[in-house]
Context: one part of a larger RNA
RNA sequence: CCCUCGUUAAGGAACUCGGCAAAACAGCGGCCGUAACUUCGGGAUAAGGCCUGCCUUGCGCAAGCGAGGCCGCAGCGAAAGAUUCCAGGCGACUGUUUACCAAAAACACAGGUCUCUGCUAACUCCUAAAGAGGAAGUAUAGGGACUGAUGCCUGCCCAGUGCUGGAAGGUUACACUGAUCCGUGCAAGCGGAGAUGUUAAGCCCCAGUGAACGGCGGCGGUAACUAUAACCGUCCUAAGGUAGCGAAAUUCCUUGUCUGGUAAGUUCAGACCCGCACGAAUGGCUUAACGGUCUGGAAACUGUCUCAACGAGGGGCUCG
Numbered sequence: 001c002c003c004u005c006g007u008u009a010a011g012g013a014a015c016u017c018g019g020c021a022a023a024a025c026a027g028c029g030g031c032c033g034u035a036a037c038u039u040c041g042g043g044a045u046a047a048g049g050c051c052u053g054c055c056u057u058g059c060g061c062a063a064g065c066g067a068g069g070c071c072g073c074a075g076c077g078a079a080a081g082a083u084u085c086c087a088g089g090c091g092a093c094u095g096u097u098u099a100c101c102a103a104a105a106a107c108a109c110a111g112g113u114c115u116c117u118g119c120u121a122a123c124u125c126c127u128a129a130a131g132a133g134g135a136a137g138u139a140u141a142g143g144g145a146c147u148g149a150u151g152c153c154u155g156c157c158c159a160g161u162g163c164u165g166g167a168a169g170g171u172u173a174c175a176c177u178g179a180u181c182c183g184u185g186c187a188a189g190c191g192g193a194g195a196u197g198u199u200a201a202g203c204c205c206c207a208g209u210g211a212a213c214g215g216c217g218g219c220g221g222u223a224a225c226u227a228u229a230a231c232c233g234u235c236c237u238a239a240g241g242u243a244g245c246g247a248a249a250u251u252c253c254u255u256g257u258c259u260g261g262u263a264a265g266u267u268c269a270g271a272c273c274c275g276c277a278c279g280a281a282u283g284g285c286u287u288a289a290c291g292g293u294c295u296g297g298a299a300a301c302u303g304u305c306u307c308a309a310c311g312a313g314g315g316g317c318u319c320g
Base pairs, nucleotide, nucleotide: 001315002314003313004312005311006310007309008308010306011305014304019301029051030050031049032048037042039149053070054069055068056067057066058065059064071075076081083299084298085297086296087295088294089293090291091290095107096106111147112146113145114144115143116142117141123133124132125131151285152284153283155216156215157214160213161212162209163208164207165206166205169204170203171202175198176197180193181192182191183190184189217235218234219233220232221231244278245275256272257271258270259269260268
């Protein structure tokens, strides 16, 4: 010096990215008591407070209650056995995951919606055959896609792309037709080129469709202080972002501004809205409960620190 431990004056997070690590009231049982919020189940062992031994005795079936007494620093007399609270983000939840650096806000989930499928089902495996699964099921079933409990909701755009539908028309392959022409032959014929017309799906075309892929404007002016613009004009568009939320896991400028918390707060909470570049099942906004989750704060507690000291065991070091 390293590892694993023990103790520590005064202070008590001043440490640090961060209370990481450690410490600690508490812990089991009994009695009392228990808030906001809530889906009325919870939250909840919330929080918080008190008690606990032994002897004699009364009552009692007992548990236990009462009376008197005894001892200790200490009576759940050892060990084991929750730290708690406040506020917010995300995800409803229990679950699942990168075997060996990630356990999460990722995946799944119940619930929601769309779509395909009428049974030799759709779909999947397959020398694409046979056969099998689907299913010894039958649309309250099965497959696919998206979303992700619940609650309140889910706006506008079908111009483009996709999908669905469409007895017309245009275009179009093989095939059929075969005007006309060529080669050869005395000829019948044989061989060849081929206009025109007929003709499928598809495409063009016409509609529908957004919980299909997706998209959801600009400029100028205007009110009797100023400022702002309910209002007006104009250009463009398929349509110009509705409700809700908003410096947000999204805000560049930015440590935005205000309020709160601190003596002091780039983080945090509540607001504001100027949203560089939120926004409605690539779901929007809430939400009790839950979380080895993330963020901020508080109490308690401590060698994390001020600032280090001493001690124990094992290494390291020396000899062999």

Record summary
Predicted 3D model of a 320-nucleotide part of an RNA (large-subunit ribosomal RNA, domain IV) from bacterium CG_4_9_14_3_um_filter_33_26. Its Rfam family is "Bacterial large subunit ribosomal RNA".